[in-house]
RNA sequence: CGGUCCGUAGCUCAACGGCAGAGCAGGCGUCUUAUACACGCCCGGUUGAAGGUUCGAAUCCUUCCGGACCGA
Numbered sequence: 001c002g003g004u005c006c007g008u009a010g011c012u013c014a015a016c017g018g019c020a021g022a023g024c025a026g027g028c029g030u031c032u033u034a035u036a037c038a039c040g041c042c043c044g045g046u047u048g049a050a051g052g053u054u055c056g057a058a059u060c061c062u063u064c065c066g067g068a069c070c071g072a
Base pairs, nucleotide, nucleotide: 001071002070003069004068005067006066007065010024011023012022013021018055026042027041028040029039030038048064049063050062051061052060
């Protein structure tokens, strides 16, 4: 320098262009003599950034930022 892939909750990851979710973590409760386990509820997100397309974008297009890899 060229190319491919990835970026979504504190962490690991889902999500045909049509309501942003799960598990773990955290908080509260039930249970227990108590703790743990189990169960229930709650909490948690400018979907890396900015534009574009579209009635509608996490998803498609462009540029940029960060990371991994391949080639030279």